[in-house]
Context: one part of a larger RNA
Order: sequence, then C1' cells, then structure tokens
RNA sequence: CGAUGGAAGAUUGAGGAGAGCUGCUUUUAGUACGAGAGGAUCGAAGUGGACGCAUCCCUGGUGUUCGGGUUGUUACGCCAGUAGCAAUGCCCGGUAGCUAUAUGCGGAAAGGAUAAGAGCUGAAAGCAUCUAAGCACGAAACCUACUCCAAGAUUAAUCUUCCCAGAGAUUAAAUCUCCUAAAGGGAUGUUGAAGAUAACAACGUUGAUAGGCUGAAUGUGUAAGCAUAGUAAUAUGUUUAGCUAAUCAGUACUAAUAUCCCGUGAGU
Repeated sequence: CGAUGGAAGAUUGAGGAGAGCUGCUUUUAGUACGAGAGGAUCGAAGUGGACGCAUCCCUGGUGUUCGGGUUGUUACGCCAGUAGCAAUGCCCGGUAGCUAUAUGCGGAAAGGAUAAGAGCUGAAAGCAUCUAAGCACGAAACCUACUCCAAGAUUAAUCUUCCCAGAGAUUAAAUCUCCUAAAGGGAUGUUGAAGAUAACAACGUUGAUAGGCUGAAUGUGUAAGCAUAGUAAUAUGUUUAGCUAAUCAGUACUAAUAUCCCGUGAGU
C1' cells in the first nucleotide's frame, strides 16, 4: 500500500515446514522343525542407544551484584573496626537467572490407494492361465493421521462485537470553507521470565508498573560492642547471631502528572 467505511478480538486451513531411526532381554517355547546337534516364524511385554522438543523440582556447573576465611601493603590520628590495591589478591560456600552431564516427553497406533510379489473365479484358446470382464491381498516409500507456521491463499476467506446519522460554496473533475473529532490507535512515562533496534507483553493515581520500605524465603555461618577466663595467641557468653543480589508477598513513601497527535461525519 492492498484486501471497497473505520476499528478491536476470535477462527478456518489452500499451502509449507518438521518428525519418521534402532539394539538387547523376557515370554510364547526348549514349542514347531530335526535322528541328534541345534532351534524358529507370527504375536505379547520390558529395558536401552543415538536424535529431537520442553523444563530447572532433583543432581551438578556458573553465579567478578551475597556471606565468610586469609596474606602483603596503604589509608581512616592510635587500639579496635573497616575500606582501597594486589587476576574477584588468593580461597571456601552460594540466591535468582542461564545451563547439561540433570528429568519429563516424542517416533506410535490407525486408515486410504499402491510397488515388486502372491491369489480367487475366468474366457479369448472345450485344456491351461492372477486378467482380458470381475473379486480380494500386499512395503520404513506415496496420501492422510501427529507437531509447528500459515488469508499478500491479490482466488486477499469466516465469525463476534464496537464507532460515525452536520451546514454551505464551487469545479469538467479533483476540491474548498465553517462546524464536528467517534470507536480505536500512536506519542509519552514506569517496566518485563519480551528484546540488538524495531516488535511483543504489563501498567500509568478508578494505580502494585519499577524503585524504596516492611515481612518472608534463600545463602553464609554465631556480627559489632560489652562481659568473663587466660601472660598471650585465643576461647566462652550475650547469639543458631549479624548481614543477605537478581526471589515471594504486602505497602502509594518516590516516579508513572497535566497532556499532545492521528483517525471522521453512513461508506462503488
């Protein structure tokens, strides 16, 4: 831009893409078969491999925004306590998120029409013959079925709901002036398990959208100060303490203020 007024939402599926794999064990059954040795088809069940999709409850990884330990040195006047630098100084753990080696699921089953092939009936050709008429089988391939995309499928589909019911002038026509400004959309702001940017999604005071605060969870592991014991290093008590990121809930304290633009007037 189109889809023949504008708009919001919900669908159909022409067409396209993906998937399609397979081992072993048990059973049937030591059965059929076979002198024996050996040893099945068909069918049923279980458990794996590789591959794929999803997820983070579990097991782990990461987690330089969390907690702690510790070395050297500098600073805060000193002690104590902290902070900076040294690859995050080094090291031990670890929330959210992300993640695989973690754990859920998938290939199926079924139908249609067939290939090679194997049949029934059956003539031409008194026989025979799966074929000529007729009938009925047959494969991971084909068409469905399963998952995803999908009406620019210009053959532009379908359904539901919402909105607009002025006046005048002029031209060959497009048009112009006044009034009007809907539904809805955009801008803008606070943001996001959405994201390169667009886009998508949530919210904007009739408000929990983000931050803060409060509480909780989680992690770390018993803070500082003080007291006691010890010459001291240190230990013990207060104290399962103190602190705690991305998590959860509550709460308008802060910021989402006011607003601006597009979109019209019933439609060849």

The part of an RNA shown here (large-subunit ribosomal RNA, domain VI) has 268 nucleotides and comes from Candidatus Purcelliella pentastirinorum.
It matches the Rfam family "Bacterial large subunit ribosomal RNA". Rfam links the family to the GO terms structural constituent of ribosome and ribosome.
RNAcentral holds the full RNA, with entries from Rfam.
The coordinates come from a structure-prediction model, not an experiment, and the mean pLDDT is 89.